[in-house]
Molecule: Bacterial RNase P class A
Organism: Micrococcales bacterium
RNA sequence: AGGGUCGGCUAGACGGUCGCGGUAACGCUUGUCGUUAACGAGGAACGUCCGGGCUCCAAAUAGCAGAGUGGUGGGUAACACCCACUCGGUGUAAACCGCAAGAAAGUGCAACAGAGAGUAGACCGCCACGUAAGUGGUAAGGGUGAAACGGUGGUGUAAGAGACCACCAGCGAUUUAGGUAACUAAGUCGGCUAUGUAAACCUCGCUCGGAGCAAGGUCAUACAGAAGGCGUUUGAGAGCAGCUAGUUCAAGUCUUCGGGUAGACCGCUUGAUGGCAUUGGUAACAAUGUCGCUAGAUAGAUGGCCGUCACCGCAAGGUACAGAACCCGGCGUAUCGGCCGACCCCUCCA
Numbered sequence: 001a002g003g004g005u006c007g008g009c010u011a012g013a014c015g016g017u018c019g020c021g022g023u024a025a026c027g028c029u030u031g032u033c034g035u036u037a038a039c040g041a042g043g044a045a046c047g048u049c050c051g052g053g054c055u056c057c058a059a060a061u062a063g064c065a066g067a068g069u070g071g072u073g074g075g076u077a078a079c080a081c082c083c084a085c086u087c088g089g090u091g092u093a094a095a096c097c098g099c100a101a102g103a104a105a106g107u108g109c110a111a112c113a114g115a116g117a118g119u120a121g122a123c124c125g126c127c128a129c130g131u132a133a134g135u136g137g138u139a140a141g142g143g144u145g146a147a148a149c150g151g152u153g154g155u156g157u158a159a160g161a162g163a164c165c166a167c168c169a170g171c172g173a174u175u176u177a178g179g180u181a182a183c184u185a186a187g188u189c190g191g192c193u194a195u196g197u198a199a200a201c202c203u204c205g206c207u208c209g210g211a212g213c214a215a216g217g218u219c220a221u222a223c224a225g226a227a228g229g230c231g232u233u234u235g236a237g238a239g240c241a242g243c244u245a246g247u248u249c250a251a252g253u254c255u256u257c258g259g260g261u262a263g264a265c266c267g268c269u270u271g272a273u274g275g276c277a278u279u280g281g282u283a284a285c286a287a288u289g290u291c292g293c294u295a296g297a298u299a300g301a302u303g304g305c306c307g308u309c310a311c312c313g314c315a316a317g318g319u320a321c322a323g324a325a326c327c328c329g330g331c332g333u334a335u336c337g338g339c340c341g342a343c344c345c346c347u348c349c350a
Base pairs, nucleotide, nucleotide: 002345003344004343005342006341007340008339009338010337012309013308014307015306016305017304018303020040021039023037024036025035026034027033028031042321046332047331049330050329051328052327053326054212055211056210057209061245062244063243064242066208067207068206069205070204071085072084073083074082075081086100087098088097089096090095101203102202106201107200108197109196110195123142124141125138126137127136128135129134150168151167152166153165154164155163169193170192171190172189173188174187175186176185177184178183216266217265218264219263225257226256227255228254229253230252237249238248239247240246273292274291275290276289277288278287279286280285310319311318312317
């Protein structure tokens, strides 16, 4: 110098002028009227995919079904999130990816080819008997296939075969050492050799009330009933997620037809909060101290104009994705550009 991997910050700024929103102070003619001040959309506010805070369902259960999750340890209010490690895979590497328990409980699937693809099977071949047709043995050699029921070498045999032996691979059991653990390394025994697939059904382990700010509450305004069913402790009806059991309230309730009301306020922004420093920790993060208060709208507020600058571009010109609505922690997706740092590979020079 070139190529790459990972992480972080930013997402136009300043001035003038007119205008918008709530808050605070002051004023007066007390109107949401005037003046002044500070403040006033995001890194994702999008998706609504997870987890909670908060509110209500009076309170509390058991079983079945259902849903989520799936290596180990830690963080967190919690999580399918984050951090670290283990194992497996990709890459020269930095790094990245992972529905990562169980196939010996069962069911299903693996086209075609092939004799045969699960308690499979004899096509060619080899051996024995036989004049021959054929009968019996065999699975070492050949063929088919993605895959053929361990591999190499020997003993043995009529010919062979883990039938037996040595070494190796896998599987099972077990010992020692390291590690919190997943697991790693080394050894011993066993002839056991039982394909793959569970983001197929399933089994196992762990976890799990529901609904949602249009939750919920206060005040004001308005109202018209009629018919029928069931019932009053032998309990109608309403609940507790879906069902069952169980349990609670209860004297009125359920269905149909018909009438009236829709306003104001709270919830509503001081938080599992932000910045900085120190300490502990590999880290995620935690603790302590200190400095802050930064939109709460409700037909829904941030804008228009002028000038200068910033960045990209030779210039013309361009400056993305995109708007809070109870709040917070994550994940996913979109995005014109700019800046910073660490690491890896490779070339050249000293």